[in-house]
Molecule: RNase P RNA; transfer RNA
Organism: Polaromonas sp.
RNA sequence: GAAGCACGCCAGACUGCCGCUGGUGCAAGGGUGGAAACACCGCACUGGAGGAAGGUCCGGACUGCAUAGGGCAGCGUAGCAGCUAACAGCUGUCCACCGUGAGGUGAGGAUCAGAGCUACAGAGACGAGCCGGUUAAGUCCGGGUGAAACGAGCAAUCUCUACGCGCAGCAAUACCAAGUAGGCACACGUUGACGGGGCCCCCGGAGUGUGCGGGUAGGUAGCAUCGAGCCGUCUGGUGACAGGCGGCCCAGAGUAAUGGCGGUCACGCCGGGGGAAACCCCGGCGCACAGAAUCCGGCUUACAGGUGGGCUUCACAC
RNA sequence: GGUGAUAUAGCUCAGUUGGUUAGAGCGCAGCAUUCAUAAUGCUGAUGUCGGUGGUUCAAAUCCACCUAUCACCACCA
Numbered sequence: 001g002a003a004g005c006a007c008g009c010c011a012g013a014c015u016g017c018c019g020c021u022g023g024u025g026c027a028a029g030g031g032u033g034g035a036a037a038c039a040c041c042g043c044a045c046u047g048g049a050g051g052a053a054g055g056u057c058c059g060g061a062c063u064g065c066a067u068a069g070g071g072c073a074g075c076g077u078a079g080c081a082g083c084u085a086a087c088a089g090c091u092g093u094c095c096a097c098c099g100u101g102a103g104g105u106g107a108g109g110a111u112c113a114g115a116g117c118u119a120c121a122g123a124g125a126c127g128a129g130c131c132g133g134u135u136a137a138g139u140c141c142g143g144g145u146g147a148a149a150c151g152a153g154c155a156a157u158c159u160c161u162a163c164g165c166g167c168a169g170c171a172a173u174a175c176c177a178a179g180u181a182g183g184c185a186c187a188c189g190u191u192g193a194c195g196g197g198g199c200c201c202c203c204g205g206a207g208u209g210u211g212c213g214g215g216u217a218g219g220u221a222g223c224a225u226c227g228a229g230c231c232g233u234c235u236g237g238u239g240a241c242a243g244g245c246g247g248c249c250c251a252g253a254g255u256a257a258u259g260g261c262g263g264u265c266a267c268g269c270c271g272g273g274g275g276a277a278a279c280c281c282c283g284g285c286g287c288a289c290a291g292a293a294u295c296c297g298g299c300u301u302a303c304a305g306g307u308g309g310g311c312u313u314c315a316c317a318c
Numbered sequence: 319g320g321u322g323a324u325a326u327a328g329c330u331c332a333g334u335u336g337g338u339u340a341g342a343g344c345g346c347a348g349c350a351u352u353c354a355u356a357a358u359g360c361u362g363a364u365g366u367c368g369g370u371g372g373u374u375c376a377a378a379u380c381c382a383c384c385u386a387u388c389a390c391c392a393c394c395a
Base pairs, nucleotide, nucleotide: 001314002313003312004311005310007308008307009306010305012265013264014263015262016261017260018259020048021047022046023045024044025043026042030041031040032039033038050289054300055299057298058297059296060295061294062169063168064167065166069201070200071199072198074165075164076163077162078161079093080092081091082090083089094108095106096105097104098103109160110159114158115157116154117153118152126151130143131142132141133140173221174220175219176218183212184211185210186209187208188207194204195203196202214394215393216392229248230247231246232245233244234243235242236241267286268285269284270283271282272281273280274279319391320390321389322388323387324386325385328344329343330342331341337375346362347361348360349359350358368384369383370382371381372380
C1' cells in the first nucleotide's frame, strides 16, 4: 500500500420564534367542565423516543384463577462446563465442516429398546440373497446403477433418554360513578351443573350455559422517582458475570405529547467560476431505518453515513 | 394492545407416514355445430406452490425468519 476478519461508539451541532405533553415547588382554597365519580385552570423551575421503540419469536416480573397440589397427555430444549431472576439467550471449551489466515457456521443426546421410510435408476434397497468366474468346500474374486449395495442412511419421521413448562394475559386485575325491562325462552344442576382454559384425581361449589332483548362505553389505580436502574471506579474471574464504594433520578399518552417555520456551521452529491496543484468561492438538492403504549432481559428483521482501536493475508521498503 | 388462522392456475378449492409428471370445477383460447349467437361436443394453454434460507439423496409437504391478508377479545344486570 492492497485485500479482508471480528468488535465498539455516534445517529448531525448550536440557536430564534410559535406550540404540544409530564413532574416538582409556591400560591389559592377559589373558579371552570361534568348528572356524578373525577378532571382542569395561575406563577417559577425542570423532563420529553430508539438502536432497533419494529416483529411479537423466546424468557421473566406483575395480576387473576386454589398460597397452583398429584398423575396422564401435550409442548419445548439437547456435546461438556458455567453465567443468569429466567431463557431456545450469553460465556468458555471439545468435535465436525468452510476459509491460506484473522475467523465463521452447527436443532451437536440416542438408530446395540422398538416401529416406519429409502422414489427414479438398478438383477437386487434393508430381509438377505442374485449373476459371472473359480475351488476339494458359500472356498475365493468381481459385479455397470444409485445419495446409499450388506455396512448402512434418515430422529428439523414416530419413538427413547435427561431436563424444563399449571392456564391466561394490562382489553390481566382492583375500585368508584351512572344507568335498565335487575327481563324472557330453552337446556343442565347437591345422584354435584359449573369453575380451577385438554382429561382423571383432588379442591371449591349453588347456580351455570346458549339464544333474544335492555343499559353503559365515563373516571381512578395498575403506570413509570428506587428499578434484575444508569454512570464512574476498585476487587475476584480466561470470560459471560458477581461483589464493594461514590454519584445520579432519566419519556409516559389513553385517538394517544415528543412538533412546525427560520438562521449559522458540519457532511455528501450536482452545476458554475478561480487556481499549476492542494484547495477555495457561489448556487441548488439531500441527510437512513424508523417512532414508546404495563415493565424488564434476549433473539431476530430494517438501516444513509461517519468514527475508534484490534487482528489476518499478500506485496514492497528499511 | 393482545390472541389465533390463512396464502397452491385468472377465480373458488383439493393435495399427509416427504418420492418419479401438483390436480378438480368455473373461466380463457382454438375447432366443430348454426344464417348468426347461446348451449353442447372435441382439443389446448396456464403455476418461482407468498418470499428467503436450512434439514434431507429428495420439500407444496418438515424447521426458522420475513411479507401480505382475515378473524376474535370491553363492562353491568